[in-house]
Context: one part of a larger RNA
RNA sequence: GGACGAACGCUGGCGGCGGGCUUAACACAUGCAAGUCGAACGAGAAGCCAGAGCUUGCUCUGGUGGAAAGUGGCGCACGGGUGAGUAACGCGUAGGCAACCUACCCCUAGAUUGGGAAUAACUCCGGGAAACCGAAGCUAAUACCGAAUAACAUCUUAGAGUCGCAUGACUCAGAGAUCAAAACUCCGGUGUCUAGGGAUGGGCCUGCGUAAGAUUAGGUAGUUGGUGAGGUAACAGCUCACCAAGCCGACGAUCUUUAGCUGGUCUGAGAGGAUGAUCAGCCACACUGGCACUGAGACACGGGCCAGACUCCUACGGGAGGCAGCAGUGAGGAAUAUAGCGCAAUGGGGGAAACCCUGACGCAGCCACGCCGCGUGGUGGAUGACACCCCUAUGGGGCGUAAACACCUUUUAUGAGAGAAGAAGUCCUUACUCGGUAAGGUUUGACGGUAUCUCAUGAAUAAGCACCGGCUAACUCCGUGCCAGCAGCCGCGGUAAUACGGAGGGUGCAAGCGUUGUCC
Numbered sequence: 001g002g003a004c005g006a007a008c009g010c011u012g013g014c015g016g017c018g019g020g021c022u023u024a025a026c027a028c029a030u031g032c033a034a035g036u037c038g039a040a041c042g043a044g045a046a047g048c049c050a051g052a053g054c055u056u057g058c059u060c061u062g063g064u065g066g067a068a069a070g071u072g073g074c075g076c077a078c079g080g081g082u083g084a085g086u087a088a089c090g091c092g093u094a095g096g097c098a099a100c101c102u103a104c105c106c107c108u109a110g111a112u113u114g115g116g117a118a119u120a121a122c123u124c125c126g127g128g129a130a131a132c133c134g135a136a137g138c139u140a141a142u143a144c145c146g147a148a149u150a151a152c153a154u155c156u157u158a159g160a161g162u163c164g165c166a167u168g169a170c171u172c173a174g175a176g177a178u179c180a181a182a183a184c185u186c187c188g189g190u191g192u193c194u195a196g197g198g199a200u201g202g203g204c205c206u207g208c209g210u211a212a213g214a215u216u217a218g219g220u221a222g223u224u225g226g227u228g229a230g231g232u233a234a235c236a237g238c239u240c241a242c243c244a245a246g247c248c249g250a251c252g253a254u255c256u257u258u259a260g261c262u263g264g265u266c267u268g269a270g271a272g273g274a275u276g277a278u279c280a281g282c283c284a285c286a287c288u289g290g291c292a293c294u295g296a297g298a299c300a301c302g303g304g305c306c307a308g309a310c311u312c313c314u315a316c317g318g319g320a321g322g323c324a325g326c327a328g329u330g331a332g333g334a335a336u337a338u339a340g341c342g343c344a345a346u347g348g349g350g351g352a353a354a355c356c357c358u359g360a361c362g363c364a365g366c367c368a369c370g371c372c373g374c375g376u377g378g379u380g381g382a383u384g385a386c387a388c389c390c391c392u393a394u395g396g397g398g399c400g401u402a403a404a405c406a407c408c409u410u411u412u413a414u415g416a417g418a419g420a421a422g423a424a425g426u427c428c429u430u431a432c433u434c435g436g437u438a439a440g441g442u443u444u445g446a447c448g449g450u451a452u453c454u455c456a457u458g459a460a461u462a463a464g465c466a467c468c469g470g471c472u473a474a475c476u477c478c479g480u481g482c483c484a485g486c487a488g489c490c491g492c493g494g495u496a497a498u499a500c501g502g503a504g505g506g507u508g509c510a511a512g513c514g515u516u517g518u519c520c
Base pairs, nucleotide, nucleotide: 001520002519003518004517006516007515008514009513010512013374014373015372016371017370018369019367020366021332026330027329028328030327031326032325035074036073037072040071041070047064048063049062050061051060052059053058054057081285082284083283090210091209092208093207094206095205096204097203100202101201105198106197107196108195109194110193111192112191113147115145116144122137123136125134126133127132153178154177155176156175157174159172160171161170162169163168183190184189211257212256213255218248219247220246223245224244225243226242227241228240229239230238260282261281262280263279264275265274266273267272287308288307289306290305291304310321311320312319313318338364340363341362342361346360347358348357349356350355377408378407379406380405389398390397391396413457414456415455416454417453418452422447425443427441428440429439430438431437432436464509465508466507467506468505469490470489471488475504476503477502478501479500485492486491
């Protein structure tokens, strides 16, 4: 000198764009953050309409209606948060899988036959303070289970060909065995099953790189390898039985400490050094530890089970909970925001769609936290005015074109008026080269009556902070008297202090200026 997620002191007009718990991965009151589908299914409350009965304000029946709940499907593994752990194939980079998986989506081929038994909801009974649980009875399905059919699928079996980096891979034709499905419909379609391919997303393996300490020198028994078995989507001591005794290590094993990694960011001419907030990619975690279930995918933040700590409810028998989601509260701290608005846009989930959900996201609020921009007026005006204040050799000098005064402007401010872009779509109608395109119509904005523009008023609403001994731009007076104090270094202060305190004047930067901390 530059930089910062900064803090503190003094000060503070506006706008744009960004940023905002670096500390306790401390504890959390309250609200919201993941639902959706009636075009899979049964049942159907309130309300409304009609009818009947009468006890005249109730009951029953039928229709309409569609709530809440339930079965079932898809989603909940994304999105959002945090950085505890991790020195590791975790990350980065370059490769490999002839050792693998991939729901939804796209393409291709074929199929979607015919049956059965239940069960929730519901009714009723019982237990319990509650959470909830149990018995009996009824019912549906794209829920569940047999059967049929079936190959280019899988397995077995003998064969031919092509190719390869070993195990081998691929193609062709033959035989045998095994395995599937679900319907709904507004009749347009939408689904379901099997097989092959694609796309996307992942899993695993490997080379190289990836902090400090030797005041850590030896470490290791599933340890290293083999055989067999199990297991996985898949290779593998991944697991197990047996066998062998290996394996790693001064090219730093092991141990200890610290740490999420990267693109990047800061600095620097570069090499390098430091760093890893915001944004983006990957990883890990979800009160702590462990475990599996479901599923295409989890060992699953707002799912489950067990144990633990903590908090809450309890009728003492037993139960409930997990903000490192968005706000917010307490605590900690030098320190970090609103219990806001909206799904209008972008994106996501469900749905044929309308639409619903979405604290993702879009916006607004707070904070000079940062960067950038603008303003606090401009021109003229000397008797260099009177006065205050300061200095003085008492003659004067400074403040100072500064003010007054005159003319001008109106960014900004205040008031009034006009007023966006962001909107594409969806839906309806028509046409067609038909499930998309074109034309027409209707409609959709949280921000927001915001940005922006125009008019009116009037210099009107707007300057501070640090420093002035040298380094380092800027000097005098008074007070103090090695005191009080200053200080980044050198050093000032003991009676004439440009260095302390105040004042006048000056210098620098400016809505900021200084100080502190950290990095280069």